[in-house]
RNA sequence: AUCUAUCUUCGGGGCAGGGUGAAAUUCCCGACCGGCGGUAAGGAAAGAUAUUUUUUCCAAAGCCCGCGAGCCGUCCUUGUGAUGGCAGGAUCUGGUGAGAUUCCAGAGCCGACAGUAAAGUCUGGAUGGGAGAAGAUGGAG
Numbered sequence: 001a002u003c004u005a006u007c008u009u010c011g012g013g014g015c016a017g018g019g020u021g022a023a024a025u026u027c028c029c030g031a032c033c034g035g036c037g038g039u040a041a042g043g044a045a046a047g048a049u050a051u052u053u054u055u056u057c058c059a060a061a062g063c064c065c066g067c068g069a070g071c072c073g074u075c076c077u078u079g080u081g082a083u084g085g086c087a088g089g090a091u092c093u094g095g096u097g098a099g100a101u102u103c104c105a106g107a108g109c110c111g112a113c114a115g116u117a118a119a120g121u122c123u124g125g126a127u128g129g130g131a132g133a134a135g136a137u138g139g140a141g
Base pairs, nucleotide, nucleotide: 002140003139004138005137006136007135008134009133010132017029018028019027031121032120033111034110035067036066037065038064042058043057044056045055046054047053048052062109063108070086071085072084073083074082075081076079091107092106093105094104095103113124114123115122
């Protein structure tokens, strides 16, 4: 380096303006938002080599792959546990190139559950949970 135990901290954004109506941030016009890990051809620095290569740091997909939030079970040692199932979404075209559903350009599309005039954006479960991120200490090495 790496593995491991315990602990600490962190860990989600968004309807401006307008129309109809008794009533809508829910309908209509329009506006706005994009969790976590992976995957890249980006940027910077350094070293060697002599034009390719190595190392380090930073950045990098809502719709490619996977994960998380919800609901219903099972197990036991009843926990901040293990495990099974269900529900829940979406991308094309052109360009460059050896290589891109990730870059550039354009046009699209999507968004749990409960409540309520039908909700990605309001209120609520939630002062919750959480993919994970960073760090501390001990142990192995």